RNA sequence: GGCCCCGUAGCUCAUCAGGAUAGAGCGUUUGUUUCCUAAACAAAAGGUAGGGAGUUCGAAUCUCCCCGGGGCUA
Numbered sequence: 001g002g003c004c005c006c007g008u009a010g011c012u013c014a015u016c017a018g019g020a021u022a023g024a025g026c027g028u029u030u031g032u033u034u035c036c037u038a039a040a041c042a043a044a045a046g047g048u049a050g051g052g053a054g055u056u057c058g059a060a061u062c063u064c065c066c067c068g069g070g071g072c073u074a
Stems, first nucleotide, its partner, number of pairs: 001073007010026004019057001028044005050066005
């Protein structure tokens, strides 16, 4: 250099042959319980889906460019 894969919440991931409020587990915070802590239970906060542009009535999902990570190949 060429080709392929990946990037979604603090972490690990789901959702992806386009469809309406983007979810789970763990973690965090608050409450209940307890003499206190842990555990358990309940609730809440937290992401405009790596950045930008395009297609479309509608994009996490399709197309293009860029950024980052990984792999194969010369």

The RNA shown here (transfer RNA) has 74 nucleotides and comes from a Chloroflexota bacterium. Rfam family: tRNA. By type it is a transfer RNA. The source organism's lineage runs through Bacteria, Bacillati and Chloroflexota. The sequence is in RNAcentral, with records from ENA. The prediction has a mean pLDDT of 82.